This is a predicted structure of a 344-nucleotide part of an RNA (small-subunit ribosomal RNA, central domain) from a metagenome.
The prediction has a mean pLDDT of 88.
The full RNA is in RNAcentral, with records from SILVA.

Context: one part of a larger RNA
RNA sequence: CUGGGCGUAAAGGGUGUGUAGGCGGACUGGCGGGUCGAUGGUGAAAGUUCGCGGCUCAACCGCGAAAGGGCUGUCGAAACUACCAGACUAGAGGGCGGAAUAGGAAACUGGAACUUCCGGUGUAGCGGUAAAAUGCGUAGAUAUCGGAAGGAACGCCGAUAGCGAAGGCAGGUUUCUGGUACGUACCUGACGCUGAAACACGAAAGCUAGGGGAGCAAACAGGAUUAGAUACCCUGGUAGUCCUAGCUGUAAACGAUGUACAUUUGGCGUGGGGAGUUUUCCCCGUGCCGGAGCUAACGCGUUAAAUGUACCGCCUGGGGACUACGGCCGCAAGGUUGAAACUC
Numbered sequence: 001c002u003g004g005g006c007g008u009a010a011a012g013g014g015u016g017u018g019u020a021g022g023c024g025g026a027c028u029g030g031c032g033g034g035u036c037g038a039u040g041g042u043g044a045a046a047g048u049u050c051g052c053g054g055c056u057c058a059a060c061c062g063c064g065a066a067a068g069g070g071c072u073g074u075c076g077a078a079a080c081u082a083c084c085a086g087a088c089u090a091g092a093g094g095g096c097g098g099a100a101u102a103g104g105a106a107a108c109u110g111g112a113a114c115u116u117c118c119g120g121u122g123u124a125g126c127g128g129u130a131a132a133a134u135g136c137g138u139a140g141a142u143a144u145c146g147g148a149a150g151g152a153a154c155g156c157c158g159a160u161a162g163c164g165a166a167g168g169c170a171g172g173u174u175u176c177u178g179g180u181a182c183g184u185a186c187c188u189g190a191c192g193c194u195g196a197a198a199c200a201c202g203a204a205a206g207c208u209a210g211g212g213g214a215g216c217a218a219a220c221a222g223g224a225u226u227a228g229a230u231a232c233c234c235u236g237g238u239a240g241u242c243c244u245a246g247c248u249g250u251a252a253a254c255g256a257u258g259u260a261c262a263u264u265u266g267g268c269g270u271g272g273g274g275a276g277u278u279u280u281c282c283c284c285g286u287g288c289c290g291g292a293g294c295u296a297a298c299g300c301g302u303u304a305a306a307u308g309u310a311c312c313g314c315c316u317g318g319g320g321a322c323u324a325c326g327g328c329c330g331c332a333a334g335g336u337u338g339a340a341a342c343u344c
Stems, first nucleotide, its partner, number of pairs: 004315003007298002012312001014201004021194003025088001027086004033081002035077008048066007091191001092188003095184003099180001103177007110154001114150008125136002162169002206247006215241002220236004258311006266289010293300002317344003326337004
C1' cells in the first nucleotide's frame, strides 16, 4: 500500500464556525476536457513467451514471431461526468403567524437557613463520639426572645420534564440578546453536505492582579484509634470555594457511539406546535419495550450498533510511554505533537 476496523476487545477529535479540498437535486440546449469506439505512430537492443535451429545434451547462443502498463496523431459517439448558457422547486435559506424554553449577558431585588455582634430572660453545663478527649463555658456559654451586619446557595414547584453545539444552565423582576419546533407556501432559486489548516467556545482544579470571605474546607495543628496511623473519626483551620479583568485548555469533556442525508414492522408514556373537538390524526423533541436485520456476546433496534451514500478524525500486540528528545503554546503548573533501546 491493499485489506480490516473504531458502544464494551486497540481505535470518534471535548464542542462548534468555517478556508482549501472531496462530494453534490431535477430539466433543456451547447461544447467535447474526462469517458467510449475505430484507425495510425511509438513502446531501442538485451530480457519474457512461443516456434525453429547451433555447440554430443543442458546451461549458453542464433534466427523468426508474439506479448507489452502506457504515451501520442487522426476520425467519430454524446449516455454519464466536467465546463458554458438558460430555465425549475422537492434540498437549503428568507418572509409572515401564533408558541414553548433553568439558552446567554447586565442591572435591581426576596425569603428561609447559617455565622458574628448588641440587648433581654436564664444557669451549669455545651459540644462531640462506637466510647472519649482536644475545644467552648461562671469574664455567664449552650438554650430562648428581640435587633443589626455579612457572605454564599436558592427549599417546595421539580419531572423518568425543558433549553443549549458542547462545557453547561434553576429564587424573583426588568432590559438587551441567541437558537428552535410548528403552521403558511409569499420570496430567492442548488445558494447544499462534510471539513485538513485556522478561529471561537470549553467543568473542576490551578495561576496573575484587585476586591470579598458566612458556611465548607486541601495544607497545617491538636485530640482519639492503632503495633504504628504522616489515614479513616473528632475539635480547630489557611489557600481555595464567591466577584471583576486576564491566563490555563484539560476530564470517565461519556450515549465510552463523528457529522449530514435517504430507506426500513410495531406497542406504551411524555414535552412543544398544528388539524379536528369526541374517541383521534400530523410534525418536532424526549424515554421505555420490542420486530426484521445486525452483533463475539452483552445488547442495538425509525433517537440503529439495520441498509446505503458523502466527507472528516482515529486504530494496527502488552510494557517501556498520557515517557525522552526536539518543535509550538504557557507567567508557572504544565499542555500539545510524540519516538527508540530494552523486554514479554